Overview:
Predicted 3D model of a 1556-nucleotide RNA (small-subunit ribosomal RNA) from a Minisyncoccota bacterium. The RNAcentral record of the sequence draws on SILVA. It matches the Rfam family "Bacterial small subunit ribosomal RNA". The prediction has a mean pLDDT of 81.
RNA sequence: GGAUUUGAUCCUGGUCCAGGAUGAACGCUGGCGGCGUGGAUAAGGCAUGCAAGUCGAACGGACUGGUUUCCAAACUUUUUGCCGACUGAGAGUGAAGUAGCAAUACCGAUCUCGAUGUCAGUGAUGUGUGAGGUUUUCAGUUAGUGGCGAACGAGUUAGUAACACCUUGGUAUGUACCCCAGAGUCGGGCAUAGCUCGCCGAAAGGCGAAGUAAUUCCCGAUGGUCUCGCGAGAGUAAAGAUUUUUCGCUCUGGGAUCAGCCUAGGCCCGAUCAGCUUGUUGGUGAGGUAAUGGCUCACCAAGGCGACGACCGGUAGGGGAGGUGAGAGCCUGAACCCCAACGACGGGACUGAGACACGGCCCGUACUCCUACGGGAGGCAGCAGUCGAGAAUAUUCCACAAUGGACGCAAGUCUGAUGGAGCGACGCCGCGUGCAGGAUGACGGUCUUCGGAUUGUAAACUGCGGUAGCUAGGGAAGAACUUUUGUGACGGUACCUAGCGGAAAGAGGCGGGUAACUACGUGCCAGCACCAGCGGUAAUACGUAGGCCUCGAGCGUUAUCCGGAUUUAUUGGGCGUAAAGAGCAUGUAGGAGGCUUCGCAAGUCUUUGGUUAAAGACCACCGCCUAACGGUGGGAAUGCCGAGGAAACUGCAAAGCUGGAGGAGGUUAGAGGUGCAUGGAACGCGCGGUGUAGGGGUGAAAUCCGUUGAUAUCGCGCGGAACACCAAAGGCGAAGGCAGUGCACUGGGACCUUCCUGACUCUGAGAUGCGAAAGCGUGGGGAGCAAAAAGGAUUAGAUACCCUUGUAGUCCACGCCCUAAACGAUGCCUGCUAGCUGUUUCGAGUAUCGACCCUCGGAGUGGCGUAGCUAACGCGUUAAGCAGGCCGCCUGGGAAGUACGAGCGCAAGCUUAAAACUCAAAGGAAUAGACGGGGACUCGCACAAGCGGUGGAUCAUGUGGUUUAAUUCGACUCUAACCGAAAAACCUCACCCAGGUUUGAAAUUCUAGUUGCAAGCUUUCCGAAAGGUUUGCCCUCCGCAAGGACAGCUAGGACAGGUGCUGCACGGUUGUCGUCAGCUCGUGCCUUGAGGUGUUCCCUUAAGUGGGUUAACGAGCGCAACCCCUGUUCCGUGUUACAAGUGUCACGGGAGACUGCCCCGCCCAAAGGUCGGGACCGGCGUACGUAAAAAACGCCCGGUCGUGAUCUGUGGGCGGGGAGGAAGGAGGGGAUGAUGUCAAAUCAGCGUGGCCCUUCGACGCCUGGGGCUACACACAUGAUACAAUGGUACGGACAAAGGGACGCCAACCCGCGAGGGGGAGCAAAUCCCAAAACCGUGCCCCAGUUCGGAUUGCAGGCUGCAACUCGCCUGCAUGAAGCCGGAAUCGCUAGUAAUCGCGGAUCAGCAUGCCGCGGUGAAUACGUUCUCGAGUCUUGUACUCACUGCCCGUCACGUCAAGGAAGCCGGGAGCGGGUGAAGUUCGCGUAGCGAAUCAGCCUGAGUUCGGUAACAUGGACGAAGUCGUAACAAGGCACGCGUAGCGGAAGCUGUGCGUG
Repeated sequence: GGAUUUGAUCCUGGUCCAGGAUGAACGCUGGCGGCGUGGAUAAGGCAUGCAAGUCGAACGGACUGGUUUCCAAACUUUUUGCCGACUGAGAGUGAAGUAGCAAUACCGAUCUCGAUGUCAGUGAUGUGUGAGGUUUUCAGUUAGUGGCGAACGAGUUAGUAACACCUUGGUAUGUACCCCAGAGUCGGGCAUAGCUCGCCGAAAGGCGAAGUAAUUCCCGAUGGUCUCGCGAGAGUAAAGAUUUUUCGCUCUGGGAUCAGCCUAGGCCCGAUCAGCUUGUUGGUGAGGUAAUGGCUCACCAAGGCGACGACCGGUAGGGGAGGUGAGAGCCUGAACCCCAACGACGGGACUGAGACACGGCCCGUACUCCUACGGGAGGCAGCAGUCGAGAAUAUUCCACAAUGGACGCAAGUCUGAUGGAGCGACGCCGCGUGCAGGAUGACGGUCUUCGGAUUGUAAACUGCGGUAGCUAGGGAAGAACUUUUGUGACGGUACCUAGCGGAAAGAGGCGGGUAACUACGUGCCAGCACCAGCGGUAAUACGUAGGCCUCGAGCGUUAUCCGGAUUUAUUGGGCGUAAAGAGCAUGUAGGAGGCUUCGCAAGUCUUUGGUUAAAGACCACCGCCUAACGGUGGGAAUGCCGAGGAAACUGCAAAGCUGGAGGAGGUUAGAGGUGCAUGGAACGCGCGGUGUAGGGGUGAAAUCCGUUGAUAUCGCGCGGAACACCAAAGGCGAAGGCAGUGCACUGGGACCUUCCUGACUCUGAGAUGCGAAAGCGUGGGGAGCAAAAAGGAUUAGAUACCCUUGUAGUCCACGCCCUAAACGAUGCCUGCUAGCUGUUUCGAGUAUCGACCCUCGGAGUGGCGUAGCUAACGCGUUAAGCAGGCCGCCUGGGAAGUACGAGCGCAAGCUUAAAACUCAAAGGAAUAGACGGGGACUCGCACAAGCGGUGGAUCAUGUGGUUUAAUUCGACUCUAACCGAAAAACCUCACCCAGGUUUGAAAUUCUAGUUGCAAGCUUUCCGAAAGGUUUGCCCUCCGCAAGGACAGCUAGGACAGGUGCUGCACGGUUGUCGUCAGCUCGUGCCUUGAGGUGUUCCCUUAAGUGGGUUAACGAGCGCAACCCCUGUUCCGUGUUACAAGUGUCACGGGAGACUGCCCCGCCCAAAGGUCGGGACCGGCGUACGUAAAAAACGCCCGGUCGUGAUCUGUGGGCGGGGAGGAAGGAGGGGAUGAUGUCAAAUCAGCGUGGCCCUUCGACGCCUGGGGCUACACACAUGAUACAAUGGUACGGACAAAGGGACGCCAACCCGCGAGGGGGAGCAAAUCCCAAAACCGUGCCCCAGUUCGGAUUGCAGGCUGCAACUCGCCUGCAUGAAGCCGGAAUCGCUAGUAAUCGCGGAUCAGCAUGCCGCGGUGAAUACGUUCUCGAGUCUUGUACUCACUGCCCGUCACGUCAAGGAAGCCGGGAGCGGGUGAAGUUCGCGUAGCGAAUCAGCCUGAGUUCGGUAACAUGGACGAAGUCGUAACAAGGCACGCGUAGCGGAAGCUGUGCGUG
């Protein structure tokens, strides 16, 4: 800044959003690099490796290597002997097989002998090597002793609300290594580890013996500038190693560094934690410490802390800093730096310069591991890593190259510190995913008004470039150190060069807030949502698609913090009605405080010094290509401390003053308080008298009282309570509150005087007191009234309202309670800021005999009002204005003034006072409507006064219902129901049954084929018809022709068609309020605004009609008028009428009425006259008063102004009467219907968006039949009647307006009649349709009839293709109900109602309906109380879907959170008792024992926090549940607050109070 409360508005107020941030996590996605960052949860458990060692130049040894002396096993090799194994030249034998008759030949297995060569073993001999031992010497390594380090570095935040930390100041202190200075380093000695031997043990480890070194330890000497002591004096030291040199050691002083301790200030929440404390507070002495100190002990005293928050509980490491914010602030305390604390948990000391010690020790506890069961071992909150828990957090990496640390003379060793790499978009920063050209604006997608638009230069295509990447070549800085030599983890990394190569975009959103819109799907479903809210068939809000917007290697979501939020307000809010002034006072602490002077300098201001670490933040410059990041410098660091100065203000001290405050004196008003006494009226009761039938009570009644004498009335008596008139916007009081009269006691105020005191003042947390009514306790009292209770009514019910009774209570005394709408919904005090007008009271002046009156000044109490304030209403010297001081209170609604805890109370209950959960509002003021069982005014056949009806009967018609195959559909209060329908037998027709048809019954068009027509007439068969099939007649135009035109048919395609749905998507049309008088606009003005004004008010009208007034002036739509009919008259024309002529008449055009004329009355306006009083001005005079002057006041005259009454004429409006006139005040009637209301009616009159059906069998189209006509019933509108004002028969008369050619139909004839025949006349002022009531005469004689005509039978007529369902009419016969209609209800105000007939549309036929026409022709209207409707103004409102509104509580059901609660369980802190390890201290009879202290453990009674829970309770929410109707209007009993009783529930009643 915005969204969100409302019909709209302003305000209050909460909720939500847009921004930034993070050690983050999750979802989708993911190219690169740099710099950062990464266990926030379980301070949970840990396998494995590493993280603290080093020094041989402290020491004795040991080991290794070289060197040296000596000894020497063994091995190797040369020659040769012996033996064995293998090889096998060659010789012999000759199986089986093949050939052959056979001998034999060939082949040749097998067996035997065997030269030669190779190898192994062994003996002897020569050469070489050489384990090992010993010795000399050198180098290296090292277990142990010794020294230094291990108290650093690294980690974590458990504990801690504290001198822990931060800032500031201080000192009763120590300080290894380092620096400076001085002095010294002499002489002796005793041990011990290692090692060796023996022994125990599984191990870990240990014991004994012998012997040994040192920079280990001890003794002695010396000792200053060391320590102690007044002094004399006393006491106290050392270590050597290497040898080139150096490094050490001891003492003393100083420095530096680091550390200890103290001090002031700062440092979270809770008062539903208010009291805490015994080493506690102080002192003396002692002990202890490096050092002060109750640090410890003994004794003494009784202190110490606390509302400026002690103690207790909860939470938490602190700071530099980080996030946000304009700032002030608010939130945070990761990474980096400083400090603290901790190292499994608890305790303890040892060593040491330093620890009560992370990788040391001892003990206890828990856990884990090893074990031979006897015992042992361990501590990742070091770096990695693992399990667990969790939404969640990395490698068991490389290197000491750099920086730094430990040790060492050094080389060097060690270093999970550190430097680096790895993993994670976790964050910040940078870069890229190409650039340029490219229109037929391609394809595809989406939308479309079908034309196109958009995606979109986007793509394709062409050219170019070459970041990241890959390949190849080159290749750092970081780096200095080391005697020489040598040495880079990162890393062949960054970077450079060349080449290759298009290869890397998503996420969220698009109704408003909030940038970005269309289509489809869905149909309060599925879903969305941060808020308000979207979705119920046309969703830019759901889902998908296309397009678009934002950001971009990220984008969203969730969580948290700040902001917006001035929504805790110091900057910078409020409290009359929105949340908020305590019910009122007194007063403690505290806060604030008049005038003058002097001093001090705490606050304040100023100058200066110190400090405020670094990093961070800001500015400048510089370095990595840039940035992030880093370096250097500067400024700043609001704070604290010290020093100097100023003195206006505050403070402090002193002195004074009188204006604030108080006192004194005088006067004074008053329902101020308490106590006592007393009075009259009324009321009730008792007694008595009179008197008789009622009384009482109500909307009406009844309960009740009364013949045992009421009510009424008179007299007497008793009783309690309250005090009429006076009385008032009046008085008093701090508030609550206070009222007959008198007396007593007593509080406060006002005025006057200006005498006294001399700031003594204001406010006021706690505290204390008072505090209506109701209520409680004890004791009285009790007339009336009256909760509860009872009865009677009312009512659906009536636990109420009304009535009859009636108990507590109301009254008194004493004691409690302590709350109210305790209100002016307004805390107290002080000052300032226009007035006018009442009233109470005091004083002064004038006046008067006195009082009143008048003027002025105070104090109260009212009304109006200026400035100002306020959201508005309103407030306005009695502020809600302008300022100051102090106190109380508020921070969305509900839950709730409730729960728990605590205090108080006899109880009722009061005070203090939350949370979970839930809603997006809850509120205030004002505005426009609507509504009211609110008010005022007005109108309407609205009521009333009348006439006639309806509702009862029968019938007709329509509707509901029912029925049906179908009884098509629509219309439903008025505003549906003889309505759509001004005509359902077929058709109509939309419904049902059945049959048929599919480019269709009708329309446009295309393609192909075919015909020359088509139509008409005729014809066969099937069929219920439609239709199918079929015969014959007939057979187009242009053109010579080809061909074309046109038309038909067939097939196919575009399409047709739909009375199918949505009147809640619409147009058009219509109803209704209503022919009611209203509805608006422009400009101006008023209001912050919605809005108002105009349009209100007064008079008037049929009228928002007109006039007057008026911050309005005008205008528009309505009203009226203009139009039509009718009534009078004139003129013109003359078809018809009539013989002419005329003009009854017809048509056309004019005139006439109006606000005109006369009279009266009312109102208004302006003008004039007269009279009355007033104000002002001027003049004159008089009196009074004053110190003086003046003013004021009084009288007279003149003028001016405004005003009241009255009169005159004028003007305007209205009303009444009259004249004239055919008509008189709009002459009568019609047409004409404002803005709007009812999502009123109609998709079926028509048109139309969207949806649906349809090429298979239709919701299309055609046809036959049926239905819309049904019938237990109900309603509506009518017709006819019930009779004599009639019926019937006969006779007689008079209209208007219409219609007529597929028509009206005369005369005449036939028929009882409907009708038939007939055909004259008429396209009509000519002809026809064509009158009735009425009049006259007769009959009927009050009856179910000579009333009434329903119903039914028979016989007929007409229309039509066809009268069965289902028409109309006629004749004869039949002769129902009905004798005037319950509750209720309708129309009509004059040519009207009533009554009588006539015509027309529709129509073949069918009228009791509708629309018209004339004939006859009334009654009544006092009036506006009531019913209904309407209008204007006003009032109230919690209604605005607007009273058919809104809304309360119980009960029932479901969900949720919370409180209570017997009981059970767990945690924390402390206390009492028992036991008590290690260690320390002390003691002793000292291998040790004992005592004290103390961790831990056991136990007891409590306390606190939490969990669970039977059960009962209230609350919140939930769609249409049940019962009532409490509240909002006078809400139908005005409402509300406190209290008490009662009741299913809202609630009712009593009592006091408020007006909201």